[in-house]
RNA sequence: GCUGGUGUGGCUCAACGGCAGAGCAACUGUCUUGUAAACAGUAGGUUGCAGGUUCAAAUCCUGUCACCAGCCCCA
Numbered sequence: 001g002c003u004g005g006u007g008u009g010g011c012u013c014a015a016c017g018g019c020a021g022a023g024c025a026a027c028u029g030u031c032u033u034g035u036a037a038a039c040a041g042u043a044g045g046u047u048g049c050a051g052g053u054u055c056a057a058a059u060c061c062u063g064u065c066a067c068c069a070g071c072c073c074c075a
Stems, first nucleotide, its partner, number of pairs: 001071007010024004018055001026042005048064005
């Protein structure tokens, strides 16, 4: 340099172009003498970034950044 893949709450991951969710963690409450567990609830995301297409984009297109894998060239 070329090709491909990945990027989404604190973490691990979902999500046919049509309300961005789950589990764990956190917080609050119930329960307990107290903690844990269990149960109930709450909060947390401008979907890596910037544009484009569309009535509508996490999803499609372009560029770009980071990481991973492969390939090529030079030393």
This is a predicted structure of a 75-nucleotide RNA (transfer RNA) from Trichocoleus sp. FACHB-262. The prediction has a mean pLDDT of 80. RNAcentral holds the sequence, with entries from ENA. Rfam family: tRNA. Rfam classes the family as a transfer RNA. Rfam describes the family as follows. Transfer RNA (tRNA) molecules are approximately 80 nucleotides in length.